About this RNA:
Predicted 3D model of a 72-nucleotide RNA (transfer RNA) from Merismopedia glauca CCAP 1448/3. Taxonomically the source falls in Merismopedia glauca (Bacteria, Bacillati, Cyanobacteriota, Merismopediaceae). Model confidence (mean pLDDT): 82 of 100. Rfam family: tRNA. About the family: Transfer RNA (tRNA) molecules are approximately 80 nucleotides in length.

RNA sequence: GCUGGUGUAGCUCAGUGGUAGAGCAACGCACUUGUAAUGCGUGGGUCGCAAGUUCAACUCUUGUCACCAGCU
Numbered sequence: 001g002c003u004g005g006u007g008u009a010g011c012u013c014a015g016u017g018g019u020a021g022a023g024c025a026a027c028g029c030a031c032u033u034g035u036a037a038u039g040c041g042u043g044g045g046u047c048g049c050a051a052g053u054u055c056a057a058c059u060c061u062u063g064u065c066a067c068c069a070g071c072u
Stems, first nucleotide, its partner, number of pairs: 001071007010024004018055001026042005048064005
């Protein structure tokens, strides 16, 4: 230098163009003499960044950044 992959909640990851979700974690309540466990609930996201296409984009296209792998 070229090619490919990954980037979504604190962490691990789903999400086949139509209101962004789960598990764990955090917090609150119940239960308990108390703690743990268990049950119920709550909050937490500019979907890496910027443009384009579209009535509508996490999703399609282009560029760019970071990381990983391969080629030279």